Transfer RNA from a Phycisphaerales bacterium, 84 nucleotides, folded computationally. Rfam family: tRNA. The family's RNA type in Rfam is transfer RNA. About the family: Transfer RNA (tRNA) molecules are approximately 80 nucleotides in length.
RNA sequence: GGGCGUGUGCCCGAGCGGCCAAAGGGGACGGGCUGUAAACCCGUUGGCUUAACGCCUACGCUGGUUCGAAUCCAGCCGCGCCCA
Repeated sequence: GGGCGUGUGCCCGAGCGGCCAAAGGGGACGGGCUGUAAACCCGUUGGCUUAACGCCUACGCUGGUUCGAAUCCAGCCGCGCCCA
C1' cells in the first nucleotide's frame, strides 16, 4: 500500500429500514428473603416531563439516501486477520 472483518448503553454482547432508549448477561442502585453476609428473587438503570402509547438526545466521526437509518451508501479514524 491492497483486501476482508469489526466499532452498540458503565462492561460484555444480540440487533430484519419503522414494532428500538436497543434482547440477554455482568456491574451499579432500590427492595424482598436471611440473625449478618453470600446465594437466590423482584424492580430500576440517557435526559425532561403534564408521568403518557409524550418530547429531546443517542449505536466511532462527518456527510448522503429515505417519509423514516444502530441497520443502506460514501469518505475518514481505531482495532483484528490476510496479501504484498